Predicted 3D model of a 314-nucleotide RNA (Bacterial RNase P class A) from a Rhodocyclaceae bacterium. The sequence was found by an Rfam model in a public genome assembly. Rfam family: Bacterial RNase P class A. It is annotated as a ribozyme. Rfam links the family to the GO terms tRNA processing, ribonuclease P activity and dimeric ribonuclease P complex. Rfam's curators write: Ribonuclease P (RNase P) is a ubiquitous endoribonuclease, found in archaea, bacteria and eukarya as well as chloroplasts and mitochondria.
RNA sequence: GAAGCUCACCAGACAGUCGCUGUGUACUCGUUGCAUAGAGGAAGGUCCGGACUCCACAGAGCAGAGUAGUGGGUAACGCCCAUCCACCGCGAGGUGAGGAUUAGAGCAACAGAGACGAGCUGGUUAACUCCAGGUGAAACGGGCAAUCUCUACUCGGAGCAAUACCAAAUAGGCAGGCGUUGAUGUUGCUCGCGGAGCCUGCGGGUAGGUAGCUAGAGGCGUACGGUAACGUACGUUCGAGAUGAAUGACUGUCAUACCCCAAGGCGCGAGCCAAGGGGCGUAACAGAAUCCGGCCUAUCGGUGGGCUUCCACU
Numbered sequence: 001g002a003a004g005c006u007c008a009c010c011a012g013a014c015a016g017u018c019g020c021u022g023u024g025u026a027c028u029c030g031u032u033g034c035a036u037a038g039a040g041g042a043a044g045g046u047c048c049g050g051a052c053u054c055c056a057c058a059g060a061g062c063a064g065a066g067u068a069g070u071g072g073g074u075a076a077c078g079c080c081c082a083u084c085c086a087c088c089g090c091g092a093g094g095u096g097a098g099g100a101u102u103a104g105a106g107c108a109a110c111a112g113a114g115a116c117g118a119g120c121u122g123g124u125u126a127a128c129u130c131c132a133g134g135u136g137a138a139a140c141g142g143g144c145a146a147u148c149u150c151u152a153c154u155c156g157g158a159g160c161a162a163u164a165c166c167a168a169a170u171a172g173g174c175a176g177g178c179g180u181u182g183a184u185g186u187u188g189c190u191c192g193c194g195g196a197g198c199c200u201g202c203g204g205g206u207a208g209g210u211a212g213c214u215a216g217a218g219g220c221g222u223a224c225g226g227u228a229a230c231g232u233a234c235g236u237u238c239g240a241g242a243u244g245a246a247u248g249a250c251u252g253u254c255a256u257a258c259c260c261c262a263a264g265g266c267g268c269g270a271g272c273c274a275a276g277g278g279g280c281g282u283a284a285c286a287g288a289a290u291c292c293g294g295c296c297u298a299u300c301g302g303u304g305g306g307c308u309u310c311c312a313c314u
Base pairs, nucleotide, nucleotide: 001310002309003308004307005306006305007304008303009302010301012254013253014252015251016250017249018248020038021037022036023035024034025033026032027030040285044296045295047294048293049292050291051290052159053158054157055156064155065154066153067152068151069083070082071081072080073079084098085096086095087094088093099150100149104148105147106144107143117140121132122131123130163211164210165209166208173202174201175200176199177198178197185193186192218237219236220235221234222233223232224231225230258279259278260277261276264273265272266271
């Protein structure tokens, strides 16, 4: 210098103008002023595991679903770490659907005389008794459990639209009272008209509202233990909580990256490095909806650490 492997990280910055949602506060109580907070590394898929809530539950068994070397981590896991074995790679490394085929069943393309049943071909022998070649992954003794099955272990169901509380209008329910001897309505009252319901109370449900609701198995740092995943202690730090659902738009300046020019430097050379100038122009995937740990998938561009192989030079 080239090509790679692996572990982490970033996901633009600042200023101005106009908006949106929550909270606090002030008053003149307004869609008001001021202050303050306001998406992600995956918030995604909803695929695993938990917290939490309600329902069910004496105990045992069957069925069903899941997991599978060994050891460890964890609240838990199908996740993570270490390691053995197998396979891939020159290597750094990567991948693994890695219990059992002396319980039972099932299966084997092409080729081959014959493929799961013991038998078949040639020779040989008392006898599939012994030997042989070719085909094939496999030729009689094995393989496949990514076929059923067996073994060991795990698993109750539904989910924040959980669940709890407050609670209109209308209709219906129950109780009491009034009413064809005319209630109620028409309304200020009387007459008139009309003609079977009306009034009060209670309770359930709905709309709507409130709680659940965001400080947590949180983050960061240091020390100690551990190969590691991780654990322990101490210190420090962090406040979206909306509900048709806010977290945005525009303008300016600039970093990084990219492209062009290039003083100059290095080298025999091909070429390499590069102050500075100009251009481009802010960008991918995506977007909370009870919370957390994972996995998987999507993703423009960039940064750092460790390591491998090859080439050149000293």